[in-house]
């Protein structure tokens, strides 16, 4: 070369199958709460959704070439 499985916040993963505002846990930050912390509430800040192109009114999602991580088989 063949097969399958992935790539989306700083980290783990959803949302893809059935196209419509990108979402949850920890984490970070700032606040209440406490005598203090630590737990707990609350708000916040953080994305070219791998990369190029196509279809579409609209693409994280369909499609068609790439790249990189695993597996599996040799």
């Nucleotide at each position: 070369a063949g097969c399958g499985g992935g790539g989306u916040a700083g980290a783990g993963c959803a949302a893809c199958c059935u196209g419509g505002c990108a979402g949850c846990u920890c984490g970070c930050g700032a606040g209440g709460c406490c005598c203090a912390u630590a737990a707990c509430c609350u708000c916040g800040a953080g994305g070219u959704u791998c990369c190029c192109g196509g279809u579409u009114c609209a693409a994280a999602u369909c499609c068609g070439g790439g790249c990189c991580c695993c597996g599996c088989a040799a």
Model confidence (mean pLDDT): 84 of 100.
Transfer RNA from a Patescibacteria group bacterium, 74 nucleotides, folded computationally.
Rfam family: tRNA. Gene Ontology term of the family: triplet codon-amino acid adaptor activity. About the family: Transfer RNA (tRNA) molecules are approximately 80 nucleotides in length.
The source organism's lineage runs through Bacteria and Bacteria candidate phyla.